Predicted 3D model of a 72-nucleotide RNA (transfer RNA) from Candidatus Vidania fulgoroideorum.
Rfam family: tRNA.
Its mean pLDDT, the model's own confidence on a scale to 100, is 82.
[in-house]
RNA sequence: GGGGAAAUAUCUCAACGGUAGAGUUUUUGUUUUGCACUCAAACGGUUGCUGGUUCGAUUCCAGUUUUCUCCA
Numbered sequence: 001g002g003g004g005a006a007a008u009a010u011c012u013c014a015a016c017g018g019u020a021g022a023g024u025u026u027u028u029g030u031u032u033u034g035c036a037c038u039c040a041a042a043c044g045g046u047u048g049c050u051g052g053u054u055c056g057a058u059u060c061c062a063g064u065u066u067u068c069u070c071c072a
Stems, first nucleotide, its partner, number of pairs: 001071007011023003018055001026042004048064005
């Protein structure tokens, strides 16, 4: 220098263009003599950024940033 992949909750990851979810962490309750486990609930998201297409974008398109990887 060229090709490819990824970026979503604290972390690990889902999500045929039609209300963004699960596990985990944290908090509260339940339970116990107490702790842990179990169970119930809550909190937590500018879906990396900018723009475009569309009635509607995490999803499609373009650019850009970062990381990983392959080739030279």